Source information
A computed fold for a 72-nucleotide RNA from Candidatus Nealsonbacteria bacterium CG11_big_fil_rev_8_21_14_0_20_37_68, annotated as transfer RNA. It matches the Rfam family "tRNA". From the family's description: Transfer RNA (tRNA) molecules are approximately 80 nucleotides in length. Lineage of the source: Bacteria > Bacteria candidate phyla > Candidatus Nealsoniibacteriota. The coordinates come from a structure-prediction model, not an experiment, and the mean pLDDT is 82.
[in-house]
Formats: sequence, C1' cells, structure tokens
RNA sequence: GGCCCUAUCGUCUAGCGGUUAGGACAAGGGGCUUUCAAUCCCUAAACCGGGGUUCGACUCCCCGUUGGGCCG
Repeated sequence: GGCCCUAUCGUCUAGCGGUUAGGACAAGGGGCUUUCAAUCCCUAAACCGGGGUUCGACUCCCCGUUGGGCCG
C1' cells in the first nucleotide's frame, strides 16, 4: 500500500428496513432479615463520527475513525 471483518448501556451481548433498542453482570433505591449475605421488586444507563438512499435506517450504501486478520 491492497483486500476482508468489527464497532450497541460501565462490561459482555441480542436485535433479517417499521421493537417502547432487549438480556446478563455491575450500579442506585426498596422489600425480607436483629444485621449481613442470599433472594425478590423497582430505577437509571447505549446504537463510533459525518454524509447518502428510503415514507421510514442500529439495520442498506459511501467517506472517515477505532480494533483485528490476510496478502505484498
């Protein structure tokens, strides 16, 4: 330098163009307990950036960035 893949709550991860963007762990609050732990309930928290296509984009396309791989 060329090609391929990846990016979603704090972390891990689901999401075949119309979802209220879901789950687990972690965090905060509450119940239970004399207290703690365990357990139960509740809450907050995310689509890498910029364009494009579309009635509608996390999803498709382009450019960039990040991480990884292959080739030279």